A computed fold for a 72-nucleotide RNA from a Clostridia bacterium, annotated as transfer RNA.
The sequence is in RNAcentral, with records from ENA.
Model confidence (mean pLDDT): 82 of 100.
Its Rfam family is "tRNA". Gene Ontology term of the family: triplet codon-amino acid adaptor activity.
RNA sequence: GCGGCGUUAGCACAGUGGUUAGUGCGCCAGCCUUAUAAGCUGGUAAUGCUGGUUCGAUUCCAGUACGCCGUA
Numbered sequence: 001g002c003g004g005c006g007u008u009a010g011c012a013c014a015g016u017g018g019u020u021a022g023u024g025c026g027c028c029a030g031c032c033u034u035a036u037a038a039g040c041u042g043g044u045a046a047u048g049c050u051g052g053u054u055c056g057a058u059u060c061c062a063g064u065a066c067g068c069c070g071u072a
Stems, first nucleotide, its partner, number of pairs: 001071007010025004018055001026044006048064005
C1' cells in the first nucleotide's frame, strides 16, 4: 500500500428498517443483617464522526477516524 473484520452503558456483549435500545457484571440508594457478604427492590448511563437513501436508520450506502487480522 491492498484486502477483511470490528466500533452500542464504566467493562463484556445482544439488537436483519418501525416507537421504552436490552442482558450480564459494575456503580449508587433502599430493604434484610449486630456488621459484611449473599439475596430482594429501585436507579445509573450508550448507538465513533460526517454525509446520503428512506415516511422512518443502531440496522442500508459513501467517506472519514481508531483498533484487530491477513497479505507483499